[in-house]
Context: one part of a larger RNA
Order: sequence, then structure tokens, then C1' cells
RNA sequence: UGCAUGUGGUGGAUGCCUUGGCGAUUACAGGCGAUGAAGGACGUGGUAGCCUGCGAAAAGCUUCGGGGAGCUGGCAAACAAGCUUUGAUCCGGAGAUAUCCGAAUGGGGAAACCCACUCUGCAAGGAGUAGCCACAGCUGAAUACAUAGGCUGUAGGCGGCGAACCUGGCGAACUGAAACAUCUAAGUAGCCGGAGGAACAGAAAUCAACCGAGAUUCCCCAAGUAGUGGCGAGCGAACGGGGAGGAGCCUGCAAGAGAUAACGCACUGGUUAGUGGAACAGUCUGGAAAGAUUGGCCAUAGUGGGUGAUAGCCCCGUACGCGAAAACCAGCGCGCGAGACUAGGCUUGCGACAAGUAGGGCGGGACACGUGAAAUCCUGUCUGAAGAUGGGGGGACCAUCCUCCAAGGCUAAAUACUCGUAAUCGACCGAUAGUGAACCAGUACCGUGAGGGAAAGGCGAAAAGAACCCCGGGAGGGGAGUGAAAUAGAUCCUGAAACCGCAUGCAU
Repeated sequence: UGCAUGUGGUGGAUGCCUUGGCGAUUACAGGCGAUGAAGGACGUGGUAGCCUGCGAAAAGCUUCGGGGAGCUGGCAAACAAGCUUUGAUCCGGAGAUAUCCGAAUGGGGAAACCCACUCUGCAAGGAGUAGCCACAGCUGAAUACAUAGGCUGUAGGCGGCGAACCUGGCGAACUGAAACAUCUAAGUAGCCGGAGGAACAGAAAUCAACCGAGAUUCCCCAAGUAGUGGCGAGCGAACGGGGAGGAGCCUGCAAGAGAUAACGCACUGGUUAGUGGAACAGUCUGGAAAGAUUGGCCAUAGUGGGUGAUAGCCCCGUACGCGAAAACCAGCGCGCGAGACUAGGCUUGCGACAAGUAGGGCGGGACACGUGAAAUCCUGUCUGAAGAUGGGGGGACCAUCCUCCAAGGCUAAAUACUCGUAAUCGACCGAUAGUGAACCAGUACCGUGAGGGAAAGGCGAAAAGAACCCCGGGAGGGGAGUGAAAUAGAUCCUGAAACCGCAUGCAU
């Protein structure tokens, strides 16, 4: 030095576990905000810090309910000081307080800061002071009346935030065409405006075909058909049929009548705390019984979780019942109410039936349809009718025929989505997996910034977390003790491999 055996170190694979994720189903909810949101800064505890809670009334205050013995949130013990059957801590409803920033709104500003004015009050302090829109009032130019403008008031509105879904406006490129320009990707991504729990659309100037249907939306077929297309790549209907769902309506002026909405009261049901809830013992093994064994019991409950190993009968629960002072939701009944308000009503009388519109020329866009034989729809520009004896459409156009009535408006359901709440589930993951994040993670750290972005779980049933002695400066170790186990000793379950020792044997 090598090989072998044994025994260690290092290391953290593997096995087992799960506080966390992922994906679903059902129900609910679908908004919050000038009564100051979302999100933050700074404070706040008897004792330093972080998280959570809260706001100078600061881990809390008041009140109404629930509950019933301990409590003063967590990391996280300890000490101190207290509270509590005169009902605390805790849970739920309602209220009070709620610094500063932030739409941020008195002015400014490099967010969490600086500087004001007015009114009120002895003071401490309190209130108000942004902009736009609407309404009302007071004023008021050029310019006489007026108007513009100005000022004031309003428990009138708006503003900002929010995961996706929706609608409107603007609108790419990579890519494909095996290059590339029409085309495609795609009206997609992205940006902007706006709304709702859904949105949009919607009661035929629609289709159809000489038969007829009868608003819209969504699904299945028709059908990858008819078409369109450098007739390339590709794009791609409709008629008709079957389903889900089904609902129709309104208008200006005047007068009249009485049912609604909203509101109030009562009742019913539900949500926001809770509460009752059956039935087991002995022996054996063991550190521990839920295991084995013997004999029982309950079951509208043998889903699930925990307990020193695997428990229907030990605990929490589960099946099945019960329950609300207060707030909210829904339904039903009564009252009030009165078409100016929210809303789409009725009767009578009078009135109205949508003009720079339809259509046309030029240029674009949308229609499955790329200008084509190109109808239909929208319109930047120039034009421009008719008036129900009328007008539009039926894919150039004309006639016949059929069908409908534009240029005003409203409308539930079937449909789309899930930031979130509750319950339940999984031939989903099990710590290099599953969210980036099981752990104080969008943290540490990196970057001027936009932005990028980790690693890191497990002693034991219970800390019983090793008193005391010895070596040592300590770290660490040896005894002793705890424990079933300490090669479970605190980066502690199991403890693979690489790698490094020690002992013995053999070889050199």
C1' cells in the first nucleotide's frame, strides 16, 4: 500500500409520518369605499425582540345573548402583579374608540411629513375648508333686457380598490404558408373606457319557399358539408332537426280611480354563538392495550380524529333531535303609501308612429364570403327619398309572388367565472414531491430600477431535556441518574452510498 472481516466517523439517501399544497362537488356569497376602502407607517403588554390582535379609550371599552371553571394570545418558559360562581377567560350579535399615510379631499410634499385659514371654546380641544356633476339660492360682464362667469348651500352623486367572467374602443409580432408580400397567427396578446352578479343579446323592416315557422341566449347534430382561399397554407357557415329555458312589453299632455315598489307590524323558515346525544368489563403479553383471549352491550350512531401499539361501547364527535336577547336574508299576511321620485300600470279625451333617415357615389370595415356576379350590415366624405294607394327583404338585377314594418326604448330564465365562506370527497403529492412558500416566504439575498428570488419539517408516550462527581480554560467527554430504548441527548426517528479512520488476518 492492497484485499478481506469486524467496528466507528462523516453524510443524509431510503422507509414511515404530516401541520401544507393540488384537483373537484354542493350550497352560499359575488363586492368594499368620502360614515374615508384595499394596502401600509408608527405605536400599543409589568419584563428586549418578532408574529397575531388592537389604536392615545390601543392583546382592548360598552351592551345583549351563549357558556360554566379556570384565566391574563403565540414563539415561550420564568418571575411579578392580578381577575374569577356578585359568572371571569372564551364564542356570537349590536355599538363606542379608531394616531398618521393612502382616492386622500385645506395648501404643499422626497407617502406615513411640513405649513395654514375660518368658526367655536376660559383653556385643553372640537368642527369646517379639494375637484367635477346635479339641484336650489344669491349675484353678475362686454351689452339695455339677458347670457357667460362668480359665490353659497345640500346625511345629493362621482372619484379609489378588487381573482376571473362580460361589454365597448384601440390593436401587434413571433409563427404557419416548409422562403415571402395578399393570407395566417388574430380581432388573439397587450393597453384603455364601462358595468353586473352575471354581462351582452332580445320580442322580426326575421327566416322560409308557394309548405310554413314565430324574441333572445346556451348545448347536440346538420358538418369539416355548402362555400371561401397567392383556390396555397388555411378559414369555415346557414337552412333544418333535437334539447335547456321560456315572457312579454312601453312611450307625450290633461283629468280620474284604485292595486304595487319602498317602509312599518305580526307570523313562518333560514344564517350569524350553542346544546342533548346510546353502549365494557375481567385475564394474558407488554414500558404502555385499543392487541390476544373470555363473557357482555348499543346501533336512525360500525363517517372521521385522538388517547403510551390496531377502540362501535375511554375522549371529541357521528345518526337523530333541540335552540337566539340582537342583527341580517327569504316567504306570506295586514297597514301605510301614490305615478314628479324607483318602476314597464289602468280608464277617458287630445296628440304622436321616429329625415339629413332609407337609398346612392367614392374610400374602408363586418358578415364563413380576400371585390368577386356580391346581396346584407356599419360609416369617413359628397349627396339624398317615399309617407301604408307607402316602405324593406327574399345573395347582382327585373317582373310576379311571399313575407315583414327600419331610422325610439325596457325585459327574468336557461349561459360564463371564482378573490372568498361552509361542508364533503380524491386508483392526487408526501418535504429535490406538492404552491415559489408545510418552517415568521414573496422572507433572506441579488439588482439604480423594472424585476429576479431561495434554502430550511420529524427526540420521546410524557422533558421525565441528564441533579451530583471526575478530566478539561472551554468545547467536549467519562461515570451517575431518567427512560421501553440515550448508537432516542437536543440539526436528537430510521440512518444507504460516495469519502475517512481503528483492530485483526493475509499478500507485497
Molecule: large-subunit ribosomal RNA, domain I
Organism: Rugosibacter aromaticivorans